Description: Predicted 3D model of a 73-nucleotide RNA (transfer RNA) from an Erysipelotrichaceae bacterium. The coordinates come from a structure-prediction model, not an experiment, and the mean pLDDT is 82. NCBI's taxonomy places the organism under Bacteria, Bacillota, Erysipelotrichia, Erysipelotrichales, Erysipelotrichaceae. Rfam family: tRNA. Gene Ontology term of the family: triplet codon-amino acid adaptor activity. By type it is a transfer RNA.
This record gives sequence, C1' cells and structure tokens, in this order.
RNA sequence: GGGGGAUUAGCUCAGCUGGAAGAGCGUCUGGUUCGCAAUCAGAAGGUCACGGGUUCGAACCCCGCAUUCUCCA
Repeated sequence: GGGGGAUUAGCUCAGCUGGAAGAGCGUCUGGUUCGCAAUCAGAAGGUCACGGGUUCGAACCCCGCAUUCUCCA
C1' cells in the first nucleotide's frame, strides 16, 4: 500500500438488505427474610463510532472518515 470482518445501553451481543431499537448480565427501587444471599415485580440507562447523501421514512442503502482484528505484498 491492497482485500475482508467488526463498531448498537456500563459489559457481552441480537435486530430477517427500509416503517424508527431489544435481550442477558450489571445498576437503582420495592416485595418475600431478623438481616444477607437467592428469587419475584418495576424503573433508569442509547446523537445505533463519526461526517455527509438518497428516501415520505435509515442501525439497515450510497460516499467519506476513525479505531480495531485478520489476510496478502
């Protein structure tokens, strides 16, 4: 220098090539307990890495860019 993959909640990850975002763990609150653990119920937490474009509408499509993994030279 070139090819390919990854980037979504604090962490690990889903999200069917377009209709507006979820799970588990963790955190917080409450119930059960004398208390803890465990368990049950609920809640908070997101500029979908970033900047543009297309579209009535974008995590998803197009362009650029950053970080990281891998392969080739």